[in-house]
Context: one part of a larger RNA
RNA sequence: GGAUGAACGCUGGCGGCGUGCCUAAUACAUGCAAGUCGAGCGAGAAUUGUGUUCUAUGAAACUUCGGUAGACUAAACACAAGGAAAGCGGCGGACGGGUGAGUAACGCGUAGGCAACCUGCCCUUAGCAGAGGGAUAGCCAUGGGAAACGAUGAUUAAGACCUCAUAAAGCGUAGUUGACACAUGUUGACAAUGCCAAAGAUUUAUCGGCUAAGGAUGGGCCUGCGUCUGAUUAACUGGUUGGUAGGGUAACGGCCUACCAAGGUAACGAUCAGUAGCCGACCUGAGAGGGUGAUCGGCCACAUUGGAACUGAGACACGGUCCAAACUUCUACGGAAGGCAGCAGUAAGGAAUCUUGCACAAUGGGGGGAACCCUGAUGCAGCAACGCCGCGUGAACGAAGAAGGCCUUCGGGUUGUAAAGUUCUGAUCUUGGGGAAGAAAAAGAUGACGGUACCCAAGGAGAAAGCCCCGGCUAACUACGUGCCAGCAGCCGCGGUAAUACGUAGGGGGCAAGCGUUAUCC
Numbered sequence: 001g002g003a004u005g006a007a008c009g010c011u012g013g014c015g016g017c018g019u020g021c022c023u024a025a026u027a028c029a030u031g032c033a034a035g036u037c038g039a040g041c042g043a044g045a046a047u048u049g050u051g052u053u054c055u056a057u058g059a060a061a062c063u064u065c066g067g068u069a070g071a072c073u074a075a076a077c078a079c080a081a082g083g084a085a086a087g088c089g090g091c092g093g094a095c096g097g098g099u100g101a102g103u104a105a106c107g108c109g110u111a112g113g114c115a116a117c118c119u120g121c122c123c124u125u126a127g128c129a130g131a132g133g134g135a136u137a138g139c140c141a142u143g144g145g146a147a148a149c150g151a152u153g154a155u156u157a158a159g160a161c162c163u164c165a166u167a168a169a170g171c172g173u174a175g176u177u178g179a180c181a182c183a184u185g186u187u188g189a190c191a192a193u194g195c196c197a198a199a200g201a202u203u204u205a206u207c208g209g210c211u212a213a214g215g216a217u218g219g220g221c222c223u224g225c226g227u228c229u230g231a232u233u234a235a236c237u238g239g240u241u242g243g244u245a246g247g248g249u250a251a252c253g254g255c256c257u258a259c260c261a262a263g264g265u266a267a268c269g270a271u272c273a274g275u276a277g278c279c280g281a282c283c284u285g286a287g288a289g290g291g292u293g294a295u296c297g298g299c300c301a302c303a304u305u306g307g308a309a310c311u312g313a314g315a316c317a318c319g320g321u322c323c324a325a326a327c328u329u330c331u332a333c334g335g336a337a338g339g340c341a342g343c344a345g346u347a348a349g350g351a352a353u354c355u356u357g358c359a360c361a362a363u364g365g366g367g368g369g370a371a372c373c374c375u376g377a378u379g380c381a382g383c384a385a386c387g388c389c390g391c392g393u394g395a396a397c398g399a400a401g402a403a404g405g406c407c408u409u410c411g412g413g414u415u416g417u418a419a420a421g422u423u424c425u426g427a428u429c430u431u432g433g434g435g436a437a438g439a440a441a442a443a444g445a446u447g448a449c450g451g452u453a454c455c456c457a458a459g460g461a462g463a464a465a466g467c468c469c470c471g472g473c474u475a476a477c478u479a480c481g482u483g484c485c486a487g488c489a490g491c492c493g494c495g496g497u498a499a500u501a502c503g504u505a506g507g508g509g510g511c512a513a514g515c516g517u518u519a520u521c522c
Base pairs, nucleotide, nucleotide: 001522002521003520004519006518007517008516009515010514013391014390015389016388017387018386019384020383021349026347027346028345030344031343032342035091036090037089040088041087047081048080049079050078051077052076053075055074056073061068062067098302099301100300107227108226109225110224111223112222113221114220117219118218122215123214124213125212126211127210128209130164131163132162133161140153141152142151144149170195171194172193173192175190176189177188178187179186180185200207201206228274229273230272235265236264237263240262241261242260243259244258245257246256247255277299278298279297280296281292282291283290284289304325305324306323307322308321327338328337329336330335355381357380358379359378363377364375365374366373367372394424395423396422397421404415405414406413407412429459430458431457432456433455434454438449466511467510468509469508470507471492472491473490477506478505479504480503481502487494488493
């Protein structure tokens, strides 16, 4: 000198674009953050309409005052419309969002390999969808429990579940034969034999279902090289290293098991200890290098702590399940409930880091044939000079060089064209008027931001400058006060009676809505 997710002190006009718990992966009140499909299924509340009645009520009118009459309203029942909240079923809750605790590792980066693998939705191609069955939730009834929830009985549906049929290009078995290769092998042809599937819906347009092959996308595994510090850590290792057989997996493999052998790593640093998410990038530097890993993007890991599996194409699953632990809450003491490292927000910690906002209008995601629903992703707004960039705080003229201040050799000098004054301007500001783009396939509709940006008119110099420094380094000097005191200080050093170094004033220098200080990196 440059830089920062900064903080502190003094000061502070506006706009645009960014950024904003670096500490306690500490604990969390409250609300929201993952639903959707009635074109898979049964059942169907509120509500509305119509009708009926030995039902209730009893108005007008009539009356011989005894009654007659029967409107309106309500109720019950029936039918129709309606479609809430639950339930079965499908798809999605494995994405999106957060955090960096752990991890020195094939975790990441880079370059390759899989003749050792999987892939829902999507695309292409070929073919298929025949016939049956038994349940179960819900609803109803009974009874248990404070609750959470659970039991029994009766009954019901499906694209839920099951059985049979059909069946090869599929899967398996043993066989003949061709080609290829990189060791196990791969691939094709032939004939034999065993096994495996499906689901319908509707507005008749379509949307779905099953099998097989291929693609695309996404993943899994393996390998070479690279990846911080310590030797005041020198030895480490028993599924350990290899083999055989088997199991397991989508798949290879001590991944696991049995048996056999005795191996494997290490001074080119094993093991141990400490520290740490990695990278694209960012900062600095002429570069080489050094430092960092906030925001944005890629990968990984985690979801109170530890462990486990289930479902599924995909998880060993942040807002799923089970077990254990700590903590918090409820309890009728028998038992239950919870997990903000999602968005806001609270407490605590700290030098320190924001609103319990608006909207799905756009972009994207999930569901749906669609309408649409959901979306704290996202788009916006709010707060903060936290950063970068831009603009302003007026312009021109104006010397009797006014007054005042300060200095003075008392002559004057300086503040200083500075002010006053005259003439203007209107970026910003205030008021009024107009008013977007962002919205898309032919039309119509659709904007949170927002009456925002922007444009026009009027008013009015009015409301808008500070901070640090002035001994040398280093741009900028005098006076007074103080008297080794009070104090200053980045280094050298100032201060003990003439201090350009302390404090104040005048003047000056630098930067400017900022300026200094502190911390850290080059």

A computed fold for a 522-nucleotide part of an RNA from Mogibacterium sp., annotated as small-subunit ribosomal RNA, 5' domain.
The coordinates come from a structure-prediction model, not an experiment, and the mean pLDDT is 82.
The organism belongs to Mogibacterium, within Bacteria.
It was read from a public genome assembly.